Context: one part of a larger RNA
Molecule: large-subunit ribosomal RNA, domain IV
Organism: Spirochaetia bacterium
RNA sequence: CUCACGCUAAGGAACUCGGCAAAAUGCAUACGUAACCUAGGGAGAAGUAUGGCUCCCCGCAGGGGGAGCCGCAGAGAAAUGGCCCAUGCGACUGUUUACCAAAAACACAGGUCCAUGCGAACCGGCGACGGGAAGUAUAUGGACUGACACCUGCCCGGUACUGGAAGGUCAAGGGGAGCCGUCAGCCUUCAGGGCGAAGCGGCGAACCCAAGCCCCAGCAAACGGCGGCCGUAACUAUAACGGUCCUAAGGUAGCGAAAUUCCUUGUCGGGUAAGUUCCGACCCGCACGAAUGGUGUAACGACAUGGGCGCUGUCUCGGCGUGAGGUCCG
Repeated sequence: CUCACGCUAAGGAACUCGGCAAAAUGCAUACGUAACCUAGGGAGAAGUAUGGCUCCCCGCAGGGGGAGCCGCAGAGAAAUGGCCCAUGCGACUGUUUACCAAAAACACAGGUCCAUGCGAACCGGCGACGGGAAGUAUAUGGACUGACACCUGCCCGGUACUGGAAGGUCAAGGGGAGCCGUCAGCCUUCAGGGCGAAGCGGCGAACCCAAGCCCCAGCAAACGGCGGCCGUAACUAUAACGGUCCUAAGGUAGCGAAAUUCCUUGUCGGGUAAGUUCCGACCCGCACGAAUGGUGUAACGACAUGGGCGCUGUCUCGGCGUGAGGUCCG
């Protein structure tokens, strides 16, 4: 010096990103316990008390009630929640990155939509076959949301999906107008050229022809989207009001400097002597917003943020001791 421990005057978070770590709390009995609440809870809330001996009363007893007296010095455990207030996120118990993340991530009961009538849909397999299921729509599969409470607005123009089938487009196939090749034969010239039946072969127009697409509808708890400019009130300011352009429709309720706010330490209020954090408001929302759910919410949390009480070697600021190691000397 390092590591693991013990003690420490006065102060008590002044430490620090942050009370990290440590200290503290801790058991039993009795008393006593707030807001809020889903009436279960919150609750072990919080907080308070606790010695010994003798005697009396009540009771079958556990036990309950009461009176008096004593308490000089020393040793000395055990229990193994610190608590409270406010706020965010997630309802909850659970699950997870085996070896840097345990969480506000995943899951979850509950909600909604879609598919599926059973040889089900769907999944595995080339297949037989198997799973689904020895189940049968109160079932099974898929997707999103995520207890509960109150709710979940407008847009179907684009994309997806579902339905429709008159018309347009439209493959193979059918069809075969017509054209071409070959060739018996014929013509002309005799080097060669022309015509050309049947058959065979090739090409092939019209026309018929499914799905799909176009088209017509529906559908947003499907993917998604949810405006701009100008003017206006008898101080000013502001604009309930008006005009105009565009759109499929122009963001409703609720919330809002927020896990979202750039400007920003916004402004006001609270807390502090002093507060970029925190809490309550305001609303000019750069760029919240309704199951990619919105807003609340008791309970819960090794979660996150701010504050307080208690407590302490975290600190002022160090010191001493026990054990182990390193280093130096032998």